[in-house]
RNA sequence: GCGGGCGUCGUAUAGGGGUUAAUAUCGAAGUUUUCCAAACUUCUGACGCGAGUUCGAGUCUCGCCGCCCGCA
Numbered sequence: 001g002c003g004g005g006c007g008u009c010g011u012a013u014a015g016g017g018g019u020u021a022a023u024a025u026c027g028a029a030g031u032u033u034u035c036c037a038a039a040c041u042u043c044u045g046a047c048g049c050g051a052g053u054u055c056g057a058g059u060c061u062c063g064c065c066g067c068c069c070g071c072a
Stems, first nucleotide, its partner, number of pairs: 001071007010025004018055001027043005048064005
């Protein structure tokens, strides 16, 4: 340099055009316990950036950025 794949809470994953972006874990608060741990309840926190298509985009298209794989 060329080709392909992937970017979603702190972390690991779901969601494949429409209703509130879901689950686990982490974090905070509470219940319980003599205390701790465990268990239970509640809460906070995310669609890489920019444009396009569409009535509607996390999802489709394009560009850029980052990561991974292959070729040279």
Molecule: transfer RNA
Organism: Candidatus Saccharimonadota bacterium